Record summary: A computed fold for a 72-nucleotide RNA from Cellulomonas sp., annotated as transfer RNA. Its mean pLDDT, the model's own confidence on a scale to 100, is 82. Its Rfam family is "tRNA". It is annotated as a transfer RNA.
[in-house]
């Protein structure tokens, strides 16, 4: 320098263009002498950044940024 992949909650990941979710973790309550386990409820996201297309974008297009792989 060129090509490809990837970026979504604290962590790991889903998400046919139409309300952003699951597991773990976290908080509260029940249970327990207490803890753990279990059960119920809850909080937590400007979907990497900036533009474009569209009635409508996490999703499609472009550029840039971070990380990973391949080539030179």
């Nucleotide at each position: 320098c060129g090509g490809g992949g990837u970026g979504u909650a604290g962590c790991g990941c889903a998400g046919c263009g139409g309300c952003a979710g699951c597991g773990c973790a976290c908080g509260u309550g029940c249970u327990u002498u207490g803890g753990g386990a279990g059960c119920a409820c809850g909080a937590g996201g400007u979907c990497g950044u900036g533009g474009g297309u569209u009635c409508g974008a996490a999703u499609c297009c472009c550029a840039c940024c971070g990380c990973c792989c391949c080539g030179a």